[in-house]
RNA sequence: GCGGGUGGCUGGAUGGCCGCGGGGAUUUCCCCGAGGAAAGUCCGGACUCCACAAAGCAAUGGUGCCGGGUAACGCCCGGGCGGGGCAACCCGACGGAAAGCGCCACAGAAAUGAAACCGCCCAUGUCCGCAUGGGUAAGGGUGAAACGGUGGAGUAAGAGCCCACCGGGGGACUGGCAACAGGACCCGCAUGGCAAGCCCCACCAGGAGCAAUGCCGAAUAGGAUCCUUGCGCGGAGCUGAUCGGGCAACCGAUAUCGCCGCAGGGUGGCUUUGGCCCAAAGGAUCGGGUUGGCAGCUAGAGGGCCAUGGGCAACCAUGGUUCAAGAGGAAUGGUCAUCCAAGGGGGCAACCCCUGGACAGAAUCCGGCUUAUAGGCCGCCCGCGCGU
RNA sequence: GGGCCGGUAGCUCAGUUGGUAGAGCAACUGACUUUUAAUCAGUAGGUCUCGGGUUCGGAUCCCGACCGGCUCACCA
Repeated sequence: GCGGGUGGCUGGAUGGCCGCGGGGAUUUCCCCGAGGAAAGUCCGGACUCCACAAAGCAAUGGUGCCGGGUAACGCCCGGGCGGGGCAACCCGACGGAAAGCGCCACAGAAAUGAAACCGCCCAUGUCCGCAUGGGUAAGGGUGAAACGGUGGAGUAAGAGCCCACCGGGGGACUGGCAACAGGACCCGCAUGGCAAGCCCCACCAGGAGCAAUGCCGAAUAGGAUCCUUGCGCGGAGCUGAUCGGGCAACCGAUAUCGCCGCAGGGUGGCUUUGGCCCAAAGGAUCGGGUUGGCAGCUAGAGGGCCAUGGGCAACCAUGGUUCAAGAGGAAUGGUCAUCCAAGGGGGCAACCCCUGGACAGAAUCCGGCUUAUAGGCCGCCCGCGCGU
Repeated sequence: GGGCCGGUAGCUCAGUUGGUAGAGCAACUGACUUUUAAUCAGUAGGUCUCGGGUUCGGAUCCCGACCGGCUCACCA
C1' cells in the first nucleotide's frame, strides 16, 4: 500500500423569538422535557387481580453439549465437539435412532432379518438361440440413501470366509469440576436416515394483564356490596316443658335443651390435608347507568463517569461524584441566524450559489433478543506485496 | 396500549400421519341460436406473502420479517 476479519462510538452543533406538557415560586421568573432502537410484542421478570396454599400425580407448553454470570431468561461469558476459511475469525435447535411406534414417494430385485433384474460360476437338457435347477453378491443398473473401504490370500465363481492397513463398537486406566480428550486390551463387526414425526430422558413453568387494580364523585330500579349469627339430617337419652286422651300406670303429638354421629354446593386440572367462599335469617349502605376525577406513575434488580479490589471473561463488591419527561385521545413543535457532514452546479484557484439531514419517535417499568438505520469517527487483529 | 386471528389462480375458498397444488364463479376458444343470454365441450392462468433453516423432498414442520383483519360487540 492492497484485501479481509472484528469490537465500539456517534447519528447534527450553538444562540434568538413565538408556542406546548410537567414541576417549583407566586409579580415579572427559574428548572426539566424522546431513542439506540422508544419498533416487533419474540423471550424473561417486577407489580396487580383472579374465593389459595403445601405435598403428590397427570395433562399441556417450553428448554436441550458442559461450567459460570444473572432477580430471571430461549440472554451473556468461558470451555468442549463438529463444520467453513491459508489465517485473523465465523457458523451450529449440539441429549437419546441396539426403549418402543411410525415414515422413507417415484425408481429399483430389495428401503432394514429381507432380497436377485442384468451378470459371474456349477450341474442337467439342448433344435446351439437358450431353458431348468442350484451357488454367489465381486461387477453393472435404480435411488437422496443399498448392509464397512482399499489391497492381498483364497475359490468353480465369490464373500470379514481369512490376513494387513484404514474405519466402527466396547473399554481397564489416566487427565479434567464437567462436556470431553488420550487410551493398554478385546470384538470380524447385518442392525441405515428422520426426534424442527410421535416419543424417551433431564430441567423449568397456574391464568390474565396497567384498558391490570384500588378509591371518590355523578347518574338509572333488575339488583349489588358490607357486617353479624351459623343452617340441616339421624340416633339414643328422657319427661324437664306444652297440648290431647286416660281413673291410673301410661300412650300419642309438638317444640325445645344438652350429648353423640353424619353433613350440602364450590374453591385458577385431579387427589389428600388445612384454609376460604356461597346457600339461610337479621341489619346497614348504594341502587343499570356513567363514560368524570384521583391513585397505580415513575428514585429503580436506576443510568453515566472515576477510583480500588476479585474474576481469563460475562460480571460482582465497595467508595466518590453526577444526571433525571411522566403526558393521559395523549406535550416534546415552528421559525430565523451562524456553522458542520453529505449531494449537485460554476470557477485556474481562494471561493460562490442551490438542495438538504438515515431509521424513526415514549404510553406501567426494567433485563435481553430480533428487525430498520444516510453519513461520519476510533481501536485491535490476519493475509499478501514493497521498503528499511 | 394490550390481546387474538389470517395471507393459496382475477374473486371466494379447499388442501394432514411432508411425496406432481385443486373446486366454484370469472376469462378465452368452439358448438347451439337470426343475435345475445342460458346450456354443452374444451383451454389457459400459481415465486402457495417474503427470507432463512430441518429433510432426499416443504403450501404443510421450525425461526424471522412484511401486509391485512377483529373498530368500544376482543379488553375500560

Predicted 3D model of RNase P RNA and transfer RNA as a complex of 464 nucleotides. Model confidence (mean pLDDT): 75 of 100.